RNA sequence: AGAGUUUGAUCAUGGCUCAGGAUGAACGCUAGCUACAGGCUUAACACAUGCAAGUCGAGGGGCAGCAUGGUCUUAGCUUGCUAAGGCCGAUGGCGACCGGCGCACGGGUGAGUAACGCGUAUCCAACCUGCCUUACACUCUUGGACAGCCUUCUGAAAGGGAGAUUAAUACAAGAUGUUAUCAUGAGUAAGCAUUUUCGCAUGAUUAAAGGUUUACCGGUGUAAGAUGGGGAUGCGUUCCAUUAGAUAGUAGGCGGGGUAACGGCCCACCUAGUCUUCGAUGGAUAGGGGUUCUGAGAGGAAGGUCCCCCAUAUUGGAACUGAGACACGGUCCAAACUCCUACGGGAGGCAGCAGUGAGGAAUAUUGGUCAAUGGACGAGAGUCUGAACCAGCCAAGUAGCGUGAAGGAUGAAGGUUCUAUGGAUUGUAAACUUCUUUUAUACGGGAAUAAACGAAUCCACGUGUGGAUUUUUGCAUGUACCGUAUGAAUAAGGAUCGGCUAACUCCGUGCCAGCAGCCGCGGUAAUACGGAGGAUCCGAGCGUUAUCCGGAUUUAUUGGGUUUAAAGGGAGCGUAGAUGGGUUGUUAAGUCAGUUGUGAAAGUUUGCGGCUCAACCGUAAAAUUGCAAUUGAUACUGGCAGUCUUGAGUACAGUUGAGGUAGGCGGAAUUCGUGGUGUAGCGGUGAAAUGCUUAGAUAUCACGAAGAACUCCGAUUGCGAAGGCAGCUUACUAACCUGUAACUGACAUUGAUGCUCGAAAGUGUGGGUAUCAAACAGGAUUAGAUACCCUGGUAGUCCACACGGUAAACGAUGAAUACUCGCUGUAGGCGAUAUACAGUCUGCGGCCAAGCGAAAGCAUUAAGUAUUCCACCUGGGGAGUACGCCGGCAACGGUGAAACUCAAAGGAAUUGACGGGGGCCCGCACAAGCGGUGGAGUAUGUGGUUUAAUUCGACGCAACGCGAAGGACCUUACCAGGGCUUGACAUUGAGUGAAAGGACAAGAGAUUGUCCCCUCUCUUCGGAGACACGAAAACAGGUGGUGCAUGGCUGUCGUCAGCUCGUGUCGUGAGAUGUUGGGUUAAGUCCCGCAACGAGCGCAACCCCUAUUCUUUGUUGCCAGCACGUUAUGGUGGGAACUCAAAGGAGACUGCCGCGGACAACGCGGAGGAAGGCGGGGAUGACGUCAAGUCAUCAUGCCCCUUAUGUCCUGGGCUACACACGUACUACAAUGGGAUGGACAGAGAGUAGCGAAGCCGCGAGGCCAAGCGAACCCCAUAAACCAUCUCCCAGUUCGGAUUGCAGGCUGCAACCCGCCUGCAUGAAGUUGGAAUCGCUAGUAAUCGCAGGUCAGCAUACUGCGGUGAAUACGUUCCCGGGCCUUGUACACACCGCCCGUCACACCACGGAAGUCAUUCACACCCGAAGCCGGCAGGCUAACCUUUAUGGAGGCAGCCGUCUAAGGUGGGGGCGAUGACUGGGGUGAAGUCGUAACAAGGUA
Repeated sequence: AGAGUUUGAUCAUGGCUCAGGAUGAACGCUAGCUACAGGCUUAACACAUGCAAGUCGAGGGGCAGCAUGGUCUUAGCUUGCUAAGGCCGAUGGCGACCGGCGCACGGGUGAGUAACGCGUAUCCAACCUGCCUUACACUCUUGGACAGCCUUCUGAAAGGGAGAUUAAUACAAGAUGUUAUCAUGAGUAAGCAUUUUCGCAUGAUUAAAGGUUUACCGGUGUAAGAUGGGGAUGCGUUCCAUUAGAUAGUAGGCGGGGUAACGGCCCACCUAGUCUUCGAUGGAUAGGGGUUCUGAGAGGAAGGUCCCCCAUAUUGGAACUGAGACACGGUCCAAACUCCUACGGGAGGCAGCAGUGAGGAAUAUUGGUCAAUGGACGAGAGUCUGAACCAGCCAAGUAGCGUGAAGGAUGAAGGUUCUAUGGAUUGUAAACUUCUUUUAUACGGGAAUAAACGAAUCCACGUGUGGAUUUUUGCAUGUACCGUAUGAAUAAGGAUCGGCUAACUCCGUGCCAGCAGCCGCGGUAAUACGGAGGAUCCGAGCGUUAUCCGGAUUUAUUGGGUUUAAAGGGAGCGUAGAUGGGUUGUUAAGUCAGUUGUGAAAGUUUGCGGCUCAACCGUAAAAUUGCAAUUGAUACUGGCAGUCUUGAGUACAGUUGAGGUAGGCGGAAUUCGUGGUGUAGCGGUGAAAUGCUUAGAUAUCACGAAGAACUCCGAUUGCGAAGGCAGCUUACUAACCUGUAACUGACAUUGAUGCUCGAAAGUGUGGGUAUCAAACAGGAUUAGAUACCCUGGUAGUCCACACGGUAAACGAUGAAUACUCGCUGUAGGCGAUAUACAGUCUGCGGCCAAGCGAAAGCAUUAAGUAUUCCACCUGGGGAGUACGCCGGCAACGGUGAAACUCAAAGGAAUUGACGGGGGCCCGCACAAGCGGUGGAGUAUGUGGUUUAAUUCGACGCAACGCGAAGGACCUUACCAGGGCUUGACAUUGAGUGAAAGGACAAGAGAUUGUCCCCUCUCUUCGGAGACACGAAAACAGGUGGUGCAUGGCUGUCGUCAGCUCGUGUCGUGAGAUGUUGGGUUAAGUCCCGCAACGAGCGCAACCCCUAUUCUUUGUUGCCAGCACGUUAUGGUGGGAACUCAAAGGAGACUGCCGCGGACAACGCGGAGGAAGGCGGGGAUGACGUCAAGUCAUCAUGCCCCUUAUGUCCUGGGCUACACACGUACUACAAUGGGAUGGACAGAGAGUAGCGAAGCCGCGAGGCCAAGCGAACCCCAUAAACCAUCUCCCAGUUCGGAUUGCAGGCUGCAACCCGCCUGCAUGAAGUUGGAAUCGCUAGUAAUCGCAGGUCAGCAUACUGCGGUGAAUACGUUCCCGGGCCUUGUACACACCGCCCGUCACACCACGGAAGUCAUUCACACCCGAAGCCGGCAGGCUAACCUUUAUGGAGGCAGCCGUCUAAGGUGGGGGCGAUGACUGGGGUGAAGUCGUAACAAGGUA
């Protein structure tokens, strides 16, 4: 410090997620030790048991118990000892009691509390303070009781009552009394003042306690101090406005009461105030702080342990005592709960320490000691102390240590895993050698914490303090620590390994099981699941979960935005507020500087130090950014007081305009009405129909009526704040602008709440209604058509007055001010004499620089540079919805969430693809033609069906006479049956033998058996080789699967003209440019231009055939001339001319001429030429697309079979047959059929072959046989064609299917299942519906020939030649393709994407008759305890006295005010639940349509 994730890719916006740190944690796996610190976050739920607050005998009476002593009695006896009992408080001491002090500290908890509760600062002249310290003064005289003890009554108990008697530092009375308190008086000082300070005078009031023994401890009063507390104030202190008004003791005053003290704290009276948008009141939540975590910081989150403060003690109320409480281990009352009970009545409060139950994911021992520190009491010893100090449990945290160290490579063996089978890895790891001993175990030694306190002795003096010596006191602890011995001995796991993120392979699984923080992984080769091996990270821990901060500049003060991503209010006026021109003076609030106080300690940071180190601890410093006080400074801001004119406004002059309101007027058009003319249709549409019309329409003429809107001018012109405003004219009215610089003198800008205006539609009332026209009706269209189109048509559209208050109310751009290059158009002005030119102001526009921006773009009318103010935004959906409130007649508007759900949604631009977008161009693409297919029969292939099997593959073009260039067996892969199992085939192989061949027998055959034949070649004589058999193994074999694991090959777009690269340039980038543009071409072919310049793969050319010609050669080919010969033939001599055969050349290049074009490229025409603009044909197929085809040509990964999915054999099947489709053949006839005769090719094949001639057969064919491995022989008569004859339009002399008989050929074998011949038979079919195919010249059409395959089998395929047309105006349309451009929500790319209802399942939410719980006040009733107030009567020790039925005082009781709990009533808030209901979200394949994205087919 960043990273992943939206896209085909890019930039930006924006959310989600991750890496870090932390925790009082929990869970999973694992676990050696030590130190330090920590440990109910939940039920302020309920608690058994024990302990947590006592102490003082030097305050007191006493003596229950213990000990000692005395005395008496009894017993044992040693005769003065022991034991037991009684008595004596005599001594030590002491239960209970009276009394004093303490119990208000310490300890726990965080329920309540949004508050002067807390924090910080200030104040109390408005206060108190036990114990402690200091100073001064005092401590006198008396009295009566009550506990206890004793007697007695009562109760189950807890307890209670009566009588007698008694002490005190208990209680009471009196005396004295200061500087105390109060009152009065005159002064002093302070203060704004009530008042206060100081001293004085007079008067009144108030004290005390003794104890032990000589020295102290106490007691009382007063004044100070210290400590602790009480009160007041400024500032700070969570969220909600879907909480906007709250308040009657309420706000203030006078006078009282009360308090330690001020105060409505309380009361009587008077006034009517007080708080609040700077957030009152209400609701929700919460103890606050020091601090802790995180962060660069600013901040954000938290408040456990420790420290400070507050509150609280089962819940609620109350007071008493006291210095202090309204009291955790006190009292009284009420309530709930628990316990005891004799049923009458009583007892209790762990949020003290342990502990129990419950709750919960979850949190410890019913431990030791007062040794230290601290506290209470005491003169002290001392006692008490679950405070505290220690120990126990827990990896819950932090820190430290260890589980060994060094050497050791034949990289050992064995094992695991992987493998290309060679090896690699585990791995210096181990073994082995040497060494160490922390820890562990055993044994031994052994602290500090105690320099204290107490006691004893001594010394000093100030006589109760200090010093010295000795001595006592240790829970932890025989612990820490130290030493010795033994011996590597006692000690390693967890998570992860697709990317983020360090670390990879095998096996299993097969969208299953599962993983997952995000993206995502898993559908048979998973580095993502599970296991294993290996690796990586951390390590006595490691992971997961939860929560907080960070990353997140993702709430932005530091430090964000608002044209299009979320976001500018529809517009104006204006209040509060915020901000504000020049200049002078003053002030010192803000601001700045110094000083002082405070900011507790702990914590943090730094230095030093102590535990062996560290964590931890000690000490010092810094920091604590704050608050307050005080002294200064005065630039800026503010306050106050002046002044100025440039901001703003006013005045005067002039122009401008669809600015507004009200009235009047006008013509054209439309519709309607009346009349005339006139006759059959009109109207409407893509085409129609509904509709109107012979009752006279439409059309046309005239007149009349009505309402609404204003043609042309008219314009990115004008005006207005926006909405908006358009015929002409009148009245009223508002405003901008320009000029002048007369007046005022900052009067300004913005503007929350508020007020006003505000299109269209809509609402109310009343008018009006010509047109148009929601709803509605009809007609069409359509699968449907509640639409688009047509004919009608009501609200409405218009007016007046009200309401409503929203729009894509848009420049998707808030208002104001200032500044910042230019060019240009236009509207209204100005100055100048000015229709030019230049200048200036205000508007409306266009283009561009800098700059800005994600880009598109904006650019003096900013989206630039700055300032001020307002509004708004913070992922998508849910949702502008629900609830609540406000407004409205309603419709609805304003304000405006959450649950739940997704990992995206969205912006701009890029490249493609696509469009029922556009432009240009091409192609037998259409058109123009010729001939077919689709109908028939047959052949053949496919589907389907059938079957034991009908083997498999190929499926739009680009499968279907395709693989198959030829299925009777074989082929053969399929089926049935019969066999074999190292195998039919290959390699290695101990051993044996030649191998082969022939005959016979069994069997369907494979196979098996017997017999015959009688020994191969080479040799260095050892043996080797070929072949056959063969034990045992390795292995063979598979046309089994996967063409979606692959190679190779192939099809297709397409022989279409495209596809790219280097460098440069442009762009943030994806990318662009080049390759676009203007021409041209068959062509990205060429030319020109150009931020491009070049290049590559394609095009073309080079190659082959063909068309012309030349040269060379001349057999098997040829024969003109010469010669010979034959019935005849280049037959022969000879020739090399010709044809022909090859081999090599020439030729064609827009080269020449003319015209066009740009002078180019090129095009058109012409000449010449065998051929002319690529002459014709072939081979040749760019980058890529289709997961196209092929695992069955072959090769091959993985999987599968291994007496079978291998292999051999016989037979069957691939040839089936209701049917459907494709491709062909033959036809339907006269341009023909038949018969007879006659003519002309090219290219091929041939020795297991072609086979002449001859003979036989009607023929297929047969016999015999010459020639030929071929320019020689042969296949081999080419056919259409020509000539003559016949047929005469018919199911025929067309057509030949089908069938019968008889034959031939091939072959082991023609039944399933071949071909051919002869004779006979003679089916459908008379030119083929919708639709569809091929072809542009030697082409279509037509005619035959040959070849491959092959024993045989061709209507198929591949070639060959013969005869030989028609048509093309042209590119509107159909199909396909190329280039440019445009739109896009597509990128699996339109066979795309995607919307809504309905149906089903699940989830959360809203409404709802009600039901239940909780809470808040209010009204009334009742009213405990208690304080306060009152009191007839009752009772009564202290004092008084008139000695009594007395008084003062007191006590109980009663009454009253207040009041907790309780009751009743109506109401408010919040929550739970609820039949039914509403929409929303999610879900693999459901239904119906196709609304949106392209002109999305109606923008």

This is a predicted structure of a 1499-nucleotide RNA (small-subunit ribosomal RNA) from a metagenome. Its mean pLDDT, the model's own confidence on a scale to 100, is 84. Rfam family: Bacterial small subunit ribosomal RNA.